Predicted 3D model of an 84-nucleotide RNA (c-di-GMP-I riboswitch aptamer) from an uncultured Gammaproteobacteria bacterium.
Model confidence (mean pLDDT): 90 of 100.
[in-house]
RNA sequence: GGUGUGAAAGGGCAAGUCCGUUGAAAGACGGAUACGCAAAACUACCGGUCUAAGGGCAUGGCCUAUGACAGCGGAGUUGCCAAC
Numbered sequence: 001g002g003u004g005u006g007a008a009a010g011g012g013c014a015a016g017u018c019c020g021u022u023g024a025a026a027g028a029c030g031g032a033u034a035c036g037c038a039a040a041a042c043u044a045c046c047g048g049u050c051u052a053a054g055g056g057c058a059u060g061g062c063c064u065a066u067g068a069c070a071g072c073g074g075a076g077u078u079g080c081c082a083a084c
Base pairs, nucleotide, nucleotide: 004084005082006081012037013036016033017032018031019030020029021028022027035071041077042076043075045074046073047072048069049068050067054064055063056062057061
């Protein structure tokens, strides 16, 4: 220095809830808390899931992503420290 691994240290992120903003919604953003996470850092490429404004249909409904989810999984890129 690298790889596996994640005991320790220094830290990091932030589910859900509440408040505000935004959006048709799913959701996103900001603040407060803290469920958890060794990549819970980034990427919508693949699978999956959510929503349905608009559009369609056999119209008290059903279907559909161009919308969304990276804390659903896979894959890709990057990365702090270091017992063993």
Rfam family: c-di-GMP-I riboswitch aptamer. Rfam's curators write: GEMM was predicted in a large-scale screen for bacterial structured RNA regulatory elements.